[in-house]
RNA sequence: GCCGGAGUGGCGAAAUGGUAUACGCGCACGACUCAAAAUCGUGUGGGGCAACCCGUGAGAGUUCGAGUCUCUCCUCCGGCA
Repeated sequence: GCCGGAGUGGCGAAAUGGUAUACGCGCACGACUCAAAAUCGUGUGGGGCAACCCGUGAGAGUUCGAGUCUCUCCUCCGGCA
């Protein structure tokens, strides 16, 4: 240099172009316990007092609508030379 794959909450990870976060872990609080472990319940992206706004590596495009399709770039992994 060329080809292919990947990038989504704190971490792992699912998601047919139609509510961004299913599911698991972690964390916070609560229940249970003499106390703890285990188990169970509720909550858990960012900003804002709130209404609300922003958010799938970055930017742009297509579309009524994009994590998903197209283009450029960045990072990582693999292959070829």
This is a predicted structure of an 81-nucleotide RNA (transfer RNA) from a Candidatus Parcubacteria bacterium. Model confidence (mean pLDDT): 81 of 100. It was read from a public genome assembly. The organism belongs to Candidatus Parcubacteria, within Bacteria.